RNA sequence: CAGAUAAACCGGGUGACCGCGUCCUUCCCGCUUGGCGGGAAGGAUGAGGAAAGUCCGAGCUCCACCGGGCAGGAUGCUGGGUAACGCCCAGGGUGCGCAGGUGAAAACCGGCGCAUACGGAAAGUGCCACAGAGACUAUACCGCCCUUCGGGGCAAGGGUGAAAAGGUGAGGUAAGAGCUCACCGCUCCGAUGGCGACAUCGGUGGCGGGCAAACCCCAUCCGGUGCAAGACCGAAUAGCAGGGGAGAGGACGCCCGGCCUCGUUACAACCCUGGGGUAGGUCGCUUGAGGUGGCGGGUAACCGCCAUCCUAGAUAAAUGGUCACCGCCCCGAUUCCGGUCGGGGUACAGAACUCGGCUUACAGGUUUGUCUGGCCC
RNA sequence: GGCGCAUUCGUCUAGUGGCCUAGGACACCGCCCUCUCAAGGCGGAGAUCGCGGGUUCGAAUCCCGCAUGCGCUACCA
Numbered sequence: 001c002a003g004a005u006a007a008a009c010c011g012g013g014u015g016a017c018c019g020c021g022u023c024c025u026u027c028c029c030g031c032u033u034g035g036c037g038g039g040a041a042g043g044a045u046g047a048g049g050a051a052a053g054u055c056c057g058a059g060c061u062c063c064a065c066c067g068g069g070c071a072g073g074a075u076g077c078u079g080g081g082u083a084a085c086g087c088c089c090a091g092g093g094u095g096c097g098c099a100g101g102u103g104a105a106a107a108c109c110g111g112c113g114c115a116u117a118c119g120g121a122a123a124g125u126g127c128c129a130c131a132g133a134g135a136c137u138a139u140a141c142c143g144c145c146c147u148u149c150g151g152g153g154c155a156a157g158g159g160u161g162a163a164a165a166g167g168u169g170a171g172g173u174a175a176g177a178g179c180u181c182a183c184c185g186c187u188c189c190g191a192u193g194g195c196g197a198c199a200u201c202g203g204u205g206g207c208g209g210g211c212a213a214a215c216c217c218c219a220u221c222c223g224g225u226g227c228a229a230g231a232c233c234g235a236a237u238a239g240c241a242g243g244g245g246a247g248a249g250g251a252c253g254c255c256c257g258g259c260c261u262c263g264u265u266a267c268a269a270c271c272c273u274g275g276g277g278u279a280g281g282u283c284g285c286u287u288g289a290g291g292u293g294g295c296g297g298g299u300a301a302c303c304g305c306c307a308u309c310c311u312a313g314a315u316a317a318a319u320g321g322u323c324a325c326c327g328c329c330c331c332g333a334u335u336c337c338g339g340u341c342g343g344g345g346u347a348c349a350g351a352a353c354u355c356g357g358c359u360u361a362c363a364g365g366u367u368u369g370u371c372u373g374g375c376c377c
Numbered sequence: 378g379g380c381g382c383a384u385u386c387g388u389c390u391a392g393u394g395g396c397c398u399a400g401g402a403c404a405c406c407g408c409c410c411u412c413u414c415a416a417g418g419c420g421g422a423g424a425u426c427g428c429g430g431g432u433u434c435g436a437a438u439c440c441c442g443c444a445u446g447c448g449c450u451a452c453c454a
Stems, first nucleotide, its partner, number of pairs: 001373010012326007020046012048348001052359002055357005060226001062224002072222005077091005092118001093116006100109003119217002124215002126211003141158002143154004166184006185207001186205001188203006230283004240274005247262004290309008327346008378450007387403004395434001405421005427443005
């Protein structure tokens, strides 16, 4: 210098014109006039790192509630952080990789990096295809040994398989076998170190496959509901209740009379009043587990103190468009290696009660670490 | 806002850890049959099991994360 990779961060700028939401001020018009509605002008302000998916956890809200359980669901090494979490930090174990040291090798030792859904398989049940003698109360095809040839003993070796009842070596034996011994691994017990997961050492037992992202067991957590939660104000019309009420309708172009129906001590029309609900409106609504800076504590996540800042709030839903210049990236041409010219690109996406996380999408760029390669000293 | 289901040859589907290098029907291709076509018979091709990880000896199937599509539900009268 280039490439790869991981983490953190940024994710276009300035100006002009037109347009939009919210708030404030002024003016005009209208009305049921301390106010409301409509309009105009001016000013202020107006998306994100994910506003997304809605996968977790909370705040807040109302409903339910004496307490507890069942069912169902979630989580699962340890310690810490946090309002809480399935999130984050640190550590342990395990697995894989890298380089190094010892060694003849196998292997061992410490180091670094990455990953990790990592309670229990000795509570019970289930599954382990094919192959194989046998897949879990083991078994015997080839094989080994003994034999009176009827049979008996064995599990070292071969073979099968993803997996075969600890591994290596020695002793032992008829042949063999933890049958015995040494080392390694494992169970259990103890000591030491550590808050702990666990590690180290000593003893002990000859040693009881795998799967719980199979059922299950154990431990911990979970009442339900989501801002269309919820609170307040509240038309028109139609019901309902109370009061008044003697007539009302069929009914015709209009009026009157007749006829029919309903009503006449009250369920008619009509009038007045009240109340519930709806439409609609207001609040909830953005000051919050908040941002920035400094100091301090902590390995870190994070916490404490001080100072300072206030930054969308719509309800069919605004945050946009055009142009110019400048950034940034790519391609081509040209070059006096300083540049110049032309063309193209500039992502993912977009608030709707609010936060903390996770996951997913993302042009381009910055910083730091690690690895690889090249060049120079 | 709150939930559920589905995704497998071109189309419709079977599958519920291993006998699945995934079966069937329609459609497609070739041959036979027929004077010819259809029907029929025989044979063949056709599937990254939506995508990416993981668990397991082994995954279409179990778990996690995405994508796409479909459906249900809401207050009052």

Description:
This is a predicted complex of two RNAs, RNase P RNA and transfer RNA, with 454 nucleotides together. The coordinates come from a structure-prediction model, not an experiment, and the mean pLDDT is 77. It holds a member of the Rfam family "Bacterial RNase P class A". About the family: Ribonuclease P (RNase P) is a ubiquitous endoribonuclease, found in archaea, bacteria and eukarya as well as chloroplasts and mitochondria.